Context: one part of a larger RNA
RNA sequence: CACCGCCCGUCACACCAUCCGAGUCGGGGGUGCCCGAAGUCGCCAGCCCAACCCGAAAGGGGGGGCGGUUCCGAAGGUACGUUCGGCGAGGGGGGUGAAGUCGUAACAAGGUAGCCGUACCGGAAGGUGCGGCUGGAUCACCUCCUU
Numbered sequence: 001c002a003c004c005g006c007c008c009g010u011c012a013c014a015c016c017a018u019c020c021g022a023g024u025c026g027g028g029g030g031u032g033c034c035c036g037a038a039g040u041c042g043c044c045a046g047c048c049c050a051a052c053c054c055g056a057a058a059g060g061g062g063g064g065g066c067g068g069u070u071c072c073g074a075a076g077g078u079a080c081g082u083u084c085g086g087c088g089a090g091g092g093g094g095g096u097g098a099a100g101u102c103g104u105a106a107c108a109a110g111g112u113a114g115c116c117g118u119a120c121c122g123g124a125a126g127g128u129g130c131g132g133c134u135g136g137a138u139c140a141c142c143u144c145c146u147u
Base pairs, nucleotide, nucleotide: 003110005107008103009102011100013097014096015095016094018092019091020090023087024086025085026084027083028082030080031079032078033077034076039072042069043068044067046066047065048064049063052061053060054059113134114133115132116131117130118129119128120127121126
């Protein structure tokens, strides 16, 4: 840059993030069940033993070692549900961009005043109906104020 102005939405192109999405992959934590290592405690019909106690002795008691075993129990398995994230055909709108397409809704009474709510309709801005507001121009009238 001042109406040869400003400006709205669809559509097309590019990029970005995002939502939905059959599903798929992975992480965290939870619950039930299965299995159950090491180990402690408990228990046991087992086996072994020099020290202590009783006994003259045999033997017995006590204690210890080994073994077996119940409960507990890590890891693991399984089922269910929970949470977080990655990927995902396709779909939805959003942002940005040199500038492209269609129209011209809004801004001056923007050429049907505009806007708000709502319903219906339409390529798109939007249109129409109903109700509301003036943050509407113009003309006329009324009231008040000033000169």